[in-house]
Source information
This is a predicted structure of a 75-nucleotide RNA (transfer RNA) from Candidatus Uhrbacteria bacterium RIFOXYB12_FULL_58_10. Rfam family: tRNA. It is annotated as a transfer RNA.
RNA sequence: GGCCUCAUCGUCUAGCCCGGUCUAGGACACUGCGUUCUCAGCGCAGGAACACCGGUUCGAAUCCGGUUGGGGCUA
Numbered sequence: 001g002g003c004c005u006c007a008u009c010g011u012c013u014a015g016c017c018c019g020g021u022c023u024a025g026g027a028c029a030c031u032g033c034g035u036u037c038u039c040a041g042c043g044c045a046g047g048a049a050c051a052c053c054g055g056u057u058c059g060a061a062u063c064c065g066g067u068u069g070g071g072g073c074u075a
Stems, first nucleotide, its partner, number of pairs: 001074007010028004020058001030046006051067005
């Protein structure tokens, strides 16, 4: 240099192939309240995410192109 692949809450991850749907769901963590003499645990509630730019489309996390970053194969 060429090719392949990945990027979503604080962390891990589902959804992407096959565009629209309950507020983008779940686990852990965090915050508050309740329970408890206290802590833990448990119950309830809450905040928090589609790497960036552009394109297609009535509509994009999802399709297409590019950029950035991680991983792999190859000369």

The source organism's lineage runs through Bacteria, Bacteria candidate phyla and Candidatus Uhriibacteriota. The coordinates come from a structure-prediction model, not an experiment, and the mean pLDDT is 80.